[in-house]
RNA sequence: AGGGGCAUAGUACAACGGCUAGUACGUGGGUCUCCAAAACCUGAGAUCGUGGUUCGAUUCCACGUGCCCCUG
Numbered sequence: 001a002g003g004g005g006c007a008u009a010g011u012a013c014a015a016c017g018g019c020u021a022g023u024a025c026g027u028g029g030g031u032c033u034c035c036a037a038a039a040c041c042u043g044a045g046a047u048c049g050u051g052g053u054u055c056g057a058u059u060c061c062a063c064g065u066g067c068c069c070c071u072g
Base pairs, nucleotide, nucleotide: 001071002070003069004068005067006066007065010025011024012023013022018055027043028042029041030040031039048064049063050062051061052060
């Protein structure tokens, strides 16, 4: 330099173009306990950025940014 893949809670991952954006672990509160752990109940927390397409975008397109892989 060229080509490809990926980017969503703190972490690991889901989400036929129409979701209240979900699950597990973690985390705050509670129940239980003499106290903890475990178990159970409950809460907070996320779409990399800017544009475009569309009635509607996490999803499609363009350009950036970052990471990974391949070619030279």
The RNA shown here (transfer RNA) has 72 nucleotides and comes from Candidatus Saccharibacteria bacterium HGW-Saccharibacteria-1.
Rfam family: tRNA. By type it is a transfer RNA.